[in-house]
RNA sequence: UCCGAUAAAGCCUAACCUUUCGUGAGAAGGGGACGGAAAACCGCGGAUCUUCAAUCUGGGAAGAUGGCCGGGUUGCCGAAG
Numbered sequence: 001u002c003c004g005a006u007a008a009a010g011c012c013u014a015a016c017c018u019u020u021c022g023u024g025a026g027a028a029g030g031g032g033a034c035g036g037a038a039a040a041c042c043g044c045g046g047a048u049c050u051u052c053a054a055u056c057u058g059g060g061a062a063g064a065u066g067g068c069c070g071g072g073u074u075g076c077c078g079a080a081g
Base pairs, nucleotide, nucleotide: 002081003078004077011036012035016031017030018029019028020027021026034067040073041072042071044070045069046068047065048064049063050062051061052060
């Protein structure tokens, strides 16, 4: 360095419930844990979704998710190999 254990110490928190915000996708707080070694950060490519406008099917604009798949940057611990 690769790698990732029935290891240790911590960390995050899906579904669902709830309050507030948003036209909406959704977001934030609280409760709650299915999971996660990058489930940290970026929001770069794709994907999906929303709104608006336009149009008659070629596509446009602004957004959302990022725990859907890739990419970039950083990074805890450590047994076997």
Molecule: c-di-GMP-I-GGC riboswitch aptamer
Organism: Geobacter sp.